[in-house]
Description:
Small-subunit ribosomal RNA from a Chlamydiales bacterium, 1565 nucleotides, folded computationally. The source organism's lineage runs through Bacteria, Pseudomonadati, Chlamydiota, Chlamydiia and Chlamydiales. RNAcentral holds the sequence, with entries from ENA. Its Rfam family is "Bacterial small subunit ribosomal RNA". Rfam links the family to the GO terms ribosome and structural constituent of ribosome.

């Protein structure tokens, strides 16, 4: 000193990240409306659209103390009648009074109040201001009067006219109604005088001048006076309420000024009463307000002048605020009153419930004429998503008149309807476990609804009954009493005061009674964003505010249980502000996201260097005035409390006026050199422009020489060329463009500028002891100059080359490549004005660490040069700090800061319609909007991809042998075919796979024919019995059906076993492998996947894993911000190679014995084979070279093995919805006299065809024959087995059984080896097929089995295109065994022994893989993603011949009702005059303007409008494949051509292109 308690965010783009960006949500709020629901009360609010039309009542009247009369009603007095009981009573007349009524004249109010927001961007409206340019009826002070007179007129009264509104005419009559004088406290008008003002002029004073007034009523009264017979009356006094002219106040109100107060430049220009002046007019008053006459000005970029929209503020909402929306309700102001237009009266209107007039509607009506305005209160119809009672009252407060009493008041006080809002209250408490019944779930145990309920105790707010019962009243008021006033004790004022006034309403409120009794609903529950599970449905139905849910297990639909929130309300639509820092003043941005103008010059405007002085607008302080009231906010008070509602305070951040400071802006004076600029003297450059002029090429003409091809290209062709090309020599033309120099080097503002000189212009720069003295910077508009391309005109035209022709490529090719070729491409002029016109970086100044190049210049060292050194202007590299979303940038800044400018707000639509301005034109510039999306975008990062690079590895390639692909068959597949040809398996990774073996069976499939608790399990209930087993009948059979036979434990009860019956449950190879387990394939035995912990990075994510070297290998080494580790790699495991060792049957026999025709056959050995434990052994362990003194690697050596010794086993982190629901298991669905099951037959075995895997061959490296030698791994019987000798048989085989539950028996090799023969043929090759006769298995071999003989003798003479395996005990080539198995499809599958090769220079190439790198619009990752016509459907818009509206502008034509102003052979009480007639008024006619109407011509703007443009959107149409990788011709822009499209091709740019190589610079060593 201030004065306030105050600032949250999320979801959404991607595989993931950071920015960049819209979109979306949580919040308040409302004159609300819509569903669903609803108990009470207070307070407050309620026609926002049709300024649409309005029945029907009421919303402005009052005063008889202004005035006549009229009336109803009473008193007095008096005259005449009638009558009298003489007192009176009566009726009618007159006079004079009281009291109530009221239609007229008058006055005063009907300009307030109350309603509404159509107009209306300024004649409004807030805020200050000014009136010296003005008015003010009532009200208040304050001093002066309130005198004399006259004429009329409604009413009423006679007579007419009209249906009615109403009116004509004659005749009285009054006033505060009208009219004349008379006076002048005063005012006003002229004139002098003093003072004052910035001024137009005011403010005092004088006096002579001239001029301006008035109305009375009402109460009272003691003298006097005057009328009158008299009552009385009036003079005169006096109160009260009037009237008149003056001043001064209050409060109102006209006008003026200044500031502020919506959108649009796709409205640029506008204005003739316009802008000024003189003069007169009008006015309460300034003023072109109005007129005549000069003058020709007056407004605009600080936005005029049009068009759109709209009352305006105080405030209200919401915000942290700055703000932004709005302006209901209360408040002020305007402005309107059925529509336009006038004016009268009046203080005050151009008047809501007044007047004239046009026009539109609506009513009457006798058809002649007339009447009316709800945007007052209710209320009513329309229209609309929507908004009320035709209520009560003047008690309160407030308004009108009026002395009052009072009378009038839909203002206003009440009350009524509406959960429309906002506050309160309520809908019961406590206790209650068996955790009840029920629901709803479940893993079947439970859990949950849940103390919730039901019981038990207990309250009664609020309702409801009954009863009492406030404030809300002040006030007005008679007689008295008391004080003023007066001459007065009348009257009048004031004070007391009996008595009297309440619509709400018997309200609030208090008390009595009553019983838990009467009182809970919406909405949500994937995520944002509290709240979960079940059935239903099956991308259907629906939901949804984003984002997305839903295609058989949906927390998202729809039910229901549970739960969340909020509660008489919930939600849902609308809107506004918030978050939105998503217009940014607080508080953003422009290299790459949207955004710097192509470039200068410049004018307005913005900013502006030092140092002094004055000033005081700007600033900064204090003061005064305002800034209305409510509101807001703070304290308090008071309704029970809170809304509400008083009181006080603050505040209203503003305007304005005075006073002071004087740093800092500005402004003015003066001065300075450092900004600027200019001088002198030197140096520099493809600067621009003219001219001239040179040389190499190309092409073209002419001529020699010379011959057959040339050119072209991937490869070709078209095309030139024997009429002589290409090729070469000479000679000439003509154009257009300047090789080397040449270079991230130079000049220029930018676009650009390159041979040589010459002349003109122009710039930059370095030095100076010069001069001048802030002259500067920036630039809206503005003017200039601006590549190629492209026009117009006229020359030129060699190359080159869009269109266009041809030839090729191709599925087409309107293109890539080729021949050719026009327009252009050059020049002179004269337009376009656009580009990736870029540095995608506006311009200027000033600061900030550094290295290191390069032009060009200066200064110092060197004598000069080279060179060294310090610099400045340029122009590049790298890199610090800061700064960036990141990339990057970085003294040439994208760092720090300052002045100006330009530009930007999401993506498409669209830089494109309309419009306008330029242009010859193509076009440019300026520039939207409906409508569609929830993204679009940038920059890194991980992947995957490239017809992208580099290294590397694989029987991947290549060099090699043998296949396959042709035949025949075998076997699986597809396809067809069938009643059925069961499923599955489908690139590699399926096809001799599921199947390690379909005649039945298997079997799942079809056809028949049985069965239904079942062929097989489990429970309990009930009935009955053995159960079987055997026989014979029907049948295909299963099955039925007869018949015979026939039980156990137990004392008993039972029970066991078996039928039967109904039941809980079974079955299912039925579907879903995209609902799963487990298994398994692949990539790949490829070397790779990851983790801690640090470090790096905003962050996904990087590092480690990357570099160099090695390796089969992320195997080791070096090195490194990384150490370390894990899974995998290698070891460890088993086979085998090689020795030692133990042990020695059933294997083995070397020495000894025995024995035999012969054999380890016998004793016996344990030595060898061998078997099968345990051991050794191989480790780059040693040498030598080479490698970084490493890893390793080549070579040696010993060794049975050398560099993982073979080989097997062992598959990382994952991928492929990959396989397998038919092996097995399994969730859900689905089936239940069938999709179980049973049984007999068929089928799975078909046959025009394709394919894939094999086998056998085609032959002499063979085949037949015949002789003879070597193996291993195996298999074998509890009902099935292996089977030897031996015997038949040609032969498969029979017979028949010794051996063996196995190192004991069965048991037995082909190829080769030797010899014979065949001799190159469809063969002694080859066996396919067919005929026949056999054996075996076996319930059965037809369909459909395997083997044996005889007979038969296709097809194939070595396979096209393709393509497959293989690197050593391998390939190749011989034979054996086994598993399943009654037999057998076996040529397959696992195994095993035999014989045994050939080659690998290397890694360009094809596969496929690993690491690095690189670009990418991909991420479902290239099988990716993506354009563009065409064709289909819808949506909105453009343009269009015109058609119709609106609004407004000009012209002219009629011209209402009014003012005003002329005129008159009209009319005329008051005043004047003696009269005539005057003044004055009033009516008619004319005129000026005039609304509304008519014609004509625009101008803005809506709606439509055949046909048409182009957009947008839309699971699965067409045609391409334009683009993203070098996208398969890099792309892209500006501009021309051209084509079905996408686009192509031409000139000139850009780089926002890969990749190889070169050049120049940098960095590090």
């Nucleotide at each position: 000193u201030g004065u306030u308690c105050u600032g949250a965010g999320a979801a959404u783009u991607u595989g993931a990240u950071c920015u960049u960006g819209g979109u979306u949500c949580a919040g308040a709020u409302u004159g609300a409306a819509u569903g669903c629901u609803g108990a009470c009360g207070g307070c407050g609010u309620g026609g926002a659209u049709g300024a649409g039309g309005c029945a029907u009542g009421c919303a402005a009247g009052u005063c008889g103390u202004a005035c006549g009369a009229a009336u109803a009603u009473g008193u007095g007095g008096u005259u005449u009648g009638u009558u009298u009981u003489c007192g009176g009573a009566u009726a009618a007349g007159c006079c004079a009074u009281g009291u109530g009524u009221u239609a007229g004249u008058g006055g005063c109010g009907g300009a307030a109040g109350g309603g509404u927001u159509a107009g209306u961007a300024a004649u409004a409206c807030a805020u200050g201001a000014a009136u010296a340019a003005c008015a003010u009826a009532c009200c208040c002070c304050u001093g002066a009067c309130u005198c004399c007179a006259g004429a009329a007129u409604a009413a009423c009264g006679g007579u007419c006219g009209g249906a009615a509104a109403c009116g004509a005419u004659c005749g009285c009559u009054a006033a505060u109604a009208c009219u004349g004088a008379a006076u002048g406290c005063g005012g006003u008008u002229a004139g002098g005088a003093a003072g004052g003002g910035g001024a137009a002029c005011c403010u005092u004073u004088u006096u002579u001048u001239a001029u301006c007034a008035a109305a009375g009523u009402a109460g009272g009264g003691g003298a006097u006076c005057u009328a009158g017979u008299a009552a009385u009356a009036g003079a005169c006094c006096u109160u009260g309420c009037g009237g008149u002219g003056a001043g001064g106040g209050a409060g109102u109100g006209g006008u003026u000024c200044a500031u502020g107060c919506g959108a649009u430049a796709u409205c640029a220009g506008c204005u003739u009463g316009u802008u000024g002046g003189u003069g007169u007019g009008a006015u309460a008053a300034c003023g072109g307000c109005g007129c005549a006459c000069c003058a020709a000005g007056g407004c605009u970029a600080a936005g005029a002048c049009g068009u759109c929209u709209a009352g305006g503020c105080g405030g209200a909402c919401u915000g942290a605020g700055a703000g932004g929306u709005u302006g209901a309700c209360c408040g002020c102001c305007a402005a309107c009153a059925c529509u336009g237009g006038g004016a009268c009266u009046g203080a005050g209107a151009c008047a809501c419930u007044g007047c004239c007039c046009a026009g539109a509607c609506u009513c009457c009506u006798a058809c002649g004429g007339g009447a009316g305005g709800c945007u007052g209160c209710a209320g009513u119809c329309g229209a609309g998503a929507a908004u009320c009672u035709u209520u009560c009252g003047c008690a309160a407060u407030g308004g009108g008149c009026g002395c009052a009493a009072g009378c009038c008041u839909g203002a206003c006080g009440a009350a009524g309807c509406g959960a429309c809002g906002c506050c309160g209250u309520g809908u019961g408490g406590a206790u209650g476990a068996u955790g009840a019944c029920a629901g709803c779930u479940u893993u079947c145990g439970g859990g949950u609804u849940g103390u919730a309920a039901a019981g038990u105790c207990c309250u009664u707010u609020c309702g409801c009954u009954u009863g009492g019962g406030a404030g809300c009243a002040a006030g007005a008021g008679a007689a008295g009493u008391u004080a003023g006033u007066u001459a007065a004790u009348a009257a009048c004022u004031a004070a007391u005061a009996a008595u009297u006034u309440g619509a709400g309403a018997g309200u609030a409120c208090c008390a009595g009674g009553u019983a838990a009794a009467g009182a809970a609903g919406c909405a949500c529950c994937g995520g944002c964003a509290a709240a979960c599970u079940c059935c239903g449905u099956g991308c259907c139905a629906g939901c949804a505010g984003c984002u997305g849910c839903g295609g058989u297990a949906a927390u998202a639909c729809g039910g229901a249980g549970g739960g969340u929130g909020c509660a008489a309300g919930c939600a849902u639509u609308a809107a506004u502000c918030g978050g939105a820092u998503u217009u940014a003043u607080u508080g953003g941005g422009c290299g790459u996201a949207a955004a710097g103008g192509g470039c200068g010059c410049g004018u307005a405007g913005g900013c502006g260097g030092g140092u002094a002085g004055c000033c005081a607008a700007g600033u900064c302080a204090g003061a005064u005035g305002u800034g209305a009231a409510a509101u807001u906010u703070u304290g308090a008070u008071a309704c029970u409390c809170a809304a509400c509602a008083u009181c006080a305070a603050a505040a209203c951040u503003g305007c304005a006026u005075c006073u002071g400071a004087a740093a800092c802006u500005a402004g003015u004076u003066a001065u300075c050199u450092u900004g600027a600029g200019g001088g002198u003297u030197g140096a520099u450059g493809g600067a621009g422009g003219a001219a001239a002029u040179a040389g190499a090429a190309u092409u073209c003409c002419a001529g020699g020489u010379g011959u057959a091809g040339u050119g072209g290209u991937g490869g070709a062709a078209u095309a030139c060329u024997u009429a002589g090309a290409u090729a070469u020599c000479u000679g000439g033309a003509a154009g257009a463009a300047u090789a080397c120099c040449g270079g991230u080097g130079g000049c220029g503002a930018a676009g650009g500028c390159g041979a040589u000189u010459u002349c003109c212009u122009a710039a930059u720069u370095a030095a100076c002891a010069u001069c001048u003295g802030a002259c500067g910077c920036u630039g809206a508009g503005g003017c200039g100059c601006g590549a190629a391309a492209g026009c117009g005109u006229g020359g030129g035209g060699a190359g080159c080359a869009a269109a266009c022709a041809g030839g090729a490529u191709u599925a087409g090719a309107u293109a890539c490549c080729c021949u050719g070729g026009u327009a252009g491409u050059c020049c002179a002029c004269g337009c376009c004005g656009u580009a990736a016109a870029c540095g995608a970086u506006g311009c200027a100044u000033a600061c900030u660490u550094g290295g290191u190049g390069u032009a060009g210049c200066u200064g110092g060292g060197c004598u000069c040069a080279a060179c060294c050194u310090a610099g400045c202007u340029g122009u590049g590299c790298c890199g610090g700090a800061g700064c960036u979303a990141a990339c990057g940038u970085g003294u040439u800044a994208a760092g720090u800061a300052u002045g100006c400018c330009g530009c930007c707000u999401g993506a498409g639509g669209a830089g494109u319609a309309c419009g306008u301005u330029c242009g010859c034109a193509a076009g440019a510039a300026u520039a939207a909007a409906a409508c569609u999306c929830a993204a679009a975008a940038g920059a890194a990062u991980u992947g995957a991809c490239g017809g992208g690079g580099g290294c590397c590895c694989g029987c991947a390639c290549a060099a090699g042998c043998a296949g396959u692909g042709g035949a025949g068959c075998a076997u699986g597949u597809g396809g067809u075919u069938u009643a059925a040809u069961u499923c599955g398996a489908u690139g590699c990774a399926a096809c001799g796979c599921g199947a390690a073996g379909a005649a039945c069976c298997u079997u799942a499939c079809c056809c028949a024919g049985g069965u239904u608790u079942g062929a097989a399990a489990u429970g309990g209930a009930u009935a009955g019995g053995a159960c079987g087993a055997c026989a014979c009948u029907a049948g295909a059979a299963a099955u039925a059906g007869u018949g015979u036979u026939u039980c156990c434990c137990g004392c008993a009860a039972g029970g066991g076993c078996c039928u039967a019956u109904a039941c809980a449950a079974a079955g299912g190879u039925g579907c879903u492998g995209c609902a799963u387990g487990g298994c398994u394939g692949u990539c790949g035995u490829c070397a790779g996947c990851u983790c801690g912990u640090g470090c790096c990075g905003u962050g996904a994510g990087g590092u480690g894993u990357u570099u160099g070297g090695u390796u089969a290998a992320g195997u080791c080494c070096c090195g490194c911000a990384a150490c370390g580790a894990g899974c995998g790699c290698a070891a460890c495991c088993c086979u085998u190679g090689u020795c030692a060792u133990u042990a020695g049957u059933u294997g083995c026999c070397a020495a000894c014995a025995c024995g035999u025709a012969a054999u380890g056959g016998u004793g016996g050995g344990a030595a060898c084979u061998c078997u099968a434990g345990u051991g050794a052994g191989a480790c780059u362990g040693c040498c030598u070279a080479g490698g970084u003194u490493a890893a390793c690697u080549a070579g040696g050596a010993g060794g049975a093995a050398g560099g993982u010794g073979a080989g097997g086993a062992u598959g990382a982190c994952g991928u492929c919805a990959a396989g397998u629901c038919c092996g097995c298991a399994u969730g859900g669905c689905c089936u239940u006299u069938a999709u179980g099951u049973c049984u007999g037959g068929g089928g799975c075995u078909a046959c025009a065809c394709a394919c894939g895997u094999g086998c056998u061959a085609c032959a002499a490296u063979g085949g037949u024959c015949g002789g003879u030698a070597c193996a291993a791994u195996g298999g074998g019987u509890u009902a099935a087995g292996c089977a030897a000798u031996a015997u038949u048989g040609a032969g498969a085989a029979a017979u028949g059984g010794a051996g063996c539950a196995a190192a004991u028996c069965c048991u037995a090799a082909a190829a080769g080896c030797c010899g014979a023969u065949c001799u190159c043929a469809g063969u002694u090759c080859g066996g396919a097929u067919u005929g026949g006769a056999g054996u075996c298995u076996g319930c059965a071999a037809c369909u459909c089995g395997a083997c044996u003989c005889c007979a038969u003798g296709a097809a194939g003479u070595u396979g096209g295109a393709a393509u497959u395996g293989c690197u050593a005990g391998u390939a190749a080539u011989g034979g054996c065994g086994u598993g399943u198995c009654a037999u057998c499809a076996a040529u397959a599958g696992c195994g095993c022994c035999g014989u045994g090769a050939a080659u690998a220079c290397g890694u360009u190439c094809c596969c496929g893989g690993g690491c690095c790198u690189u670009g990418u619009a991909c991420a479902c990752a290239c099988c990716g993603c993506c354009c563009g016509u065409c064709a289909a459907a819808u949506c909105a818009u453009g343009g269009a011949a015109g058609u119709u509206g609106g609004u407004u502008u000009c012209g002219c034509c009629c011209g209402a009702a009014g003012c005003c102003g002329u005129u008159u052979a009209c009319u005329u009480a008051a005043c004047c005059g003696c009269a005539a007639g005057g003044a004055g008024a009033g009516a008619a006619a004319c005129g000026u303007c005039g609304a509304a109407g008519g014609c004509g011509a625009g101008g803005c703007u809506g709606a439509u409008g055949a046909c048409u443009g182009g957009g947008a959107u839309u699971a699965a149409g067409u045609c391409g494949u334009a683009a993203c990788a070098a996208g398969g011709u890099a792309g892209c822009c500006c501009u021309a051509c051209c084509g079905g499209a996408a686009g192509g091709u031409g000139g000139g740019g850009c780089u926002g292109g890969a990749u190889c190589a070169c050049c120049u610079c940098c960095u590090u060593u």